[in-house]
Formats: sequence, C1' cells, structure tokens
RNA sequence: GCCGGGGUAGCUCAGUUGGUUAGAGCGGGCGUUUCAUAAGCGCCAGGUCGGCAGUUCAAAUCUGCCCUCCGGCA
Repeated sequence: GCCGGGGUAGCUCAGUUGGUUAGAGCGGGCGUUUCAUAAGCGCCAGGUCGGCAGUUCAAAUCUGCCCUCCGGCA
C1' cells in the first nucleotide's frame, strides 16, 4: 500500500429489511428475605450507538471521508 472484519451502558455482546420507547447478561445502587452474610427475587441509575458530512419525512442501520483495533496479502 491493497483486501476483509470490528468500534453500541463500567465490562462482554445483540439489534438481519431504515420507522414500535435503543436492549440483554455481568457489574453498581436501593428494597425484600436472614440472627447475620452470601445466594434468590423486585425496582432504579447508567448510552448523544468511534468522529464529521451526505441521502431521507425519518439513520445505530444506507453512502462518502477520517480515527482506532484485529486478521490476511504484498
């Protein structure tokens, strides 16, 4: 340099064809339970979906450029 894959909550990830309120597990906080702790159960908080533009009535999702990580080729 070329090709492919990834970047979404503190962590690991889902979200397939553009439209329903952006979600799960773990972790955190509170409550319940217990003599107490853990486990269990219930509730809550936490996101400008890597960045900037474009297309569209509408973008995590499509297009372009850039940043970054992983792999392959040279």
The RNA shown here (transfer RNA) has 74 nucleotides and comes from a Candidatus Yonathbacteria bacterium. Rfam family: tRNA. The family's RNA type in Rfam is transfer RNA. Rfam links the family to the GO term triplet codon-amino acid adaptor activity. The coordinates come from a structure-prediction model, not an experiment, and the mean pLDDT is 82. NCBI's taxonomy places the organism under Bacteria, Bacteria candidate phyla, Candidatus Yonathiibacteriota.